């Protein structure tokens, strides 16, 4: 490092889908609902990904291109907090 086997108690969160609302969109909130999760608790610091309004460029004046100040913590790393346990 890999494979196999065994294995608690109390609980927690909530994917897709869906209804309403907000948003230009991505997406978010609340309710329903469970795919899964030992941090699938929290934080946008680094990387990555998504959207492209305002803006810029081009144009046979568009359903074009660029572009976060927007978003994703259930993409990864990092920071931080928590439950249980013989370890």
């Nucleotide at each position: 490092a890999a494979a196999a086997a065994u294995c608690a108690a109390a609980g927690g969160c909530a994917a897709a889908c869906u209804a309403a609302u907000c948003g230009a969109a991505a997406g978010a909130u609340u309710g329903g609902g469970a795919c899964g999760c030992a941090a699938a608790g929290c934080c946008a610091c680094g990387g990555a990904u998504c959207u492209a309004a305002g803006g810029u460029u081009c144009u046979u004046a568009g359903c074009a291109a660029c572009g976060a100040u927007g978003a994703u913590a259930g993409c990864c790393g990092g920071g931080u907090u928590g439950c249980a346990g013989a370890a």